[in-house]
A computed fold for a 329-nucleotide part of an RNA from Neodangemannia microcystis, annotated as large-subunit ribosomal RNA, domain IV. Its mean pLDDT, the model's own confidence on a scale to 100, is 88. Rfam family: Bacterial large subunit ribosomal RNA. A source record names the gene rrl.
Context: one part of a larger RNA
RNA sequence: CUCUCUCUAAGGAAUUCGGCAAAAUGGCCCCGUAACUUCGGGAGAAGGGGUGCCCUCUUCGGAGGGUUGCAGUGACCAGACCCAGGCGACUGUUUAUCAAAAACACAGGUCUCCGCAAAAUCGCAAGAUGAUAUAUGGGGGCUGACGCCUGCCCAGUGCCAGAAGGUGAAUCGAGCUGGUUAAAAGUUUACUUUGAAGCUAGCGACCCAAGCCCUGGUGAACGGCGGCCGUAACUCUGACGGUCCUAAGGUAGCAAAAUUCUUUGUCGAGUAAGUUUCGACCCGCAUGAAAGGCGUAACGAUCUGGGUACUGUCUCGGAGAGAGGCUCG
Numbered sequence: 001c002u003c004u005c006u007c008u009a010a011g012g013a014a015u016u017c018g019g020c021a022a023a024a025u026g027g028c029c030c031c032g033u034a035a036c037u038u039c040g041g042g043a044g045a046a047g048g049g050g051u052g053c054c055c056u057c058u059u060c061g062g063a064g065g066g067u068u069g070c071a072g073u074g075a076c077c078a079g080a081c082c083c084a085g086g087c088g089a090c091u092g093u094u095u096a097u098c099a100a101a102a103a104c105a106c107a108g109g110u111c112u113c114c115g116c117a118a119a120a121u122c123g124c125a126a127g128a129u130g131a132u133a134u135a136u137g138g139g140g141g142c143u144g145a146c147g148c149c150u151g152c153c154c155a156g157u158g159c160c161a162g163a164a165g166g167u168g169a170a171u172c173g174a175g176c177u178g179g180u181u182a183a184a185a186g187u188u189u190a191c192u193u194u195g196a197a198g199c200u201a202g203c204g205a206c207c208c209a210a211g212c213c214c215u216g217g218u219g220a221a222c223g224g225c226g227g228c229c230g231u232a233a234c235u236c237u238g239a240c241g242g243u244c245c246u247a248a249g250g251u252a253g254c255a256a257a258a259u260u261c262u263u264u265g266u267c268g269a270g271u272a273a274g275u276u277u278c279g280a281c282c283c284g285c286a287u288g289a290a291a292g293g294c295g296u297a298a299c300g301a302u303c304u305g306g307g308u309a310c311u312g313u314c315u316c317g318g319a320g321a322g323a324g325g326c327u328c329g
Stems, first nucleotide, its partner, number of pairs: 001324008010315002014313001019310001027051005036041001038145001052067006068072001080308007087300002092104002108143007120129003146295004151225003156222002158218005165213003175203006183194004226244005253287001254284001265281005
């Protein structure tokens, strides 16, 4: 010097990103116990008192009296607590080996598919799961207890329905055109012209499915939810008006927020002093309603701010025990 412990005057978080770590609390009995609340809780709330031994009595629960130590749950074992806020309702699950959480799940809500040889899924198939089930059932998506609610837009994309019209494949192929040549005609006997049937090459009317175009619907489907200018007896602001654009222009609620760049916004509270915290304001760069909005008792090895108690975290160190390191061997 390192590690594991014990003690430490005065102060008591001044340390530090942060009370990390340590200290403190602790069992049992009695008294007493707030806001809030889903009336169950919160709650062991908080905060107090007692605790050994001996004698007597006892309804055997305890009561009265006496007595002793610094100390009586005498060692060990053995909750720290309170206030406020964010997130997630809760118990649960998760990155075996850096993340336990606000992530996942959840009961509940809602949409959608499926009539059973079901939908969906695995397999080339046979076959299997679904299910020895049958819509109070099964599959998929989103949301996530509960309370109050869930606004506007169907123009785009998706899905559903419709069948009048347009477009629309292969196939069949009416018909048309070309090549070839039996034959015929002509003529300089080797060619030219016409050219049936057959064979062959190409085009092809008409009929015609789904789909698309089309017509409607649908947002707890994917998604989206404006700008400029003027205006009120000081000023400011703009209930009001005009205009452009759009499918429609963000409703209720909440808001410098797990979202706010400017920003340590402004005001208030807390502190002697507060970029954090809490309560408001609203100028929301870029909130917002099941990618749910806003609240919410209880719960949380969750995150953030404050306080009491307590302490070697610190002022600022010191002393001691053990094990290493170091020296010698």